[in-house]
RNA sequence: AAGUAGAGGCGCAAUGUUUAUCAGUAUGAAUCGUGAUGCAGCGGCUGCAGAUGACCGGUUCUGAAAGGGAACACUGCCGAAGCCCUGUACCGUAAGCUGCAGGUACACCGCUGGGAAUGCAGAGAAUAUCUGCAUUACUGUCAUCAUUUGAUGGAGUGCUGCUUG
Numbered sequence: 001a002a003g004u005a006g007a008g009g010c011g012c013a014a015u016g017u018u019u020a021u022c023a024g025u026a027u028g029a030a031u032c033g034u035g036a037u038g039c040a041g042c043g044g045c046u047g048c049a050g051a052u053g054a055c056c057g058g059u060u061c062u063g064a065a066a067g068g069g070a071a072c073a074c075u076g077c078c079g080a081a082g083c084c085c086u087g088u089a090c091c092g093u094a095a096g097c098u099g100c101a102g103g104u105a106c107a108c109c110g111c112u113g114g115g116a117a118u119g120c121a122g123a124g125a126a127u128a129u130c131u132g133c134a135u136u137a138c139u140g141u142c143a144u145c146a147u148u149u150g151a152u153g154g155a156g157u158g159c160u161g162c163u164u165g
Base pairs, nucleotide, nucleotide: 001164002163003162004161005160006159009078011077012076013075015073016072017071018070019069028061029060030059031058032057033056037049038048039047041100042099043098044097045096046095081112082111083110086107087106088105089104090103091102113139114138116136117135118134119133120132121131122130123129141154142153143152144151145150
């Protein structure tokens, strides 16, 4: 130097089943009020609906789902994985098309050893949870110093074992 196999621990992620929440919410129906717009993020063009009452609000009846969470099972793993920039492809709960925003997947650049707690910000229905930043101690690893078994510092393109050159 190359190959191969491993370690860190409330370790990482996917899938499936069940389940609480979402929520008595959205939606639908009836009725009362109001009175001109409405068609699910914001626009444009067209189309459709609307004084035989749009939108909105009140009352009554009806009444979800997805995302996120928890438990269990199982799979793949230790840059596991997550995030940022950029690029490509796709998305439509909508009447159709389209622009922006947004979302998903892949690739690439860069950052983060790991989990936890706290604070701030964002996402979210949420006090759950996730993401980013900062701080604190803990933990694993290597280097240096010391030998009281500790101090300081670095980063995973690292560290350890084996094989080959």

Lysine riboswitch aptamer from a bovine gut metagenome, 165 nucleotides, folded computationally.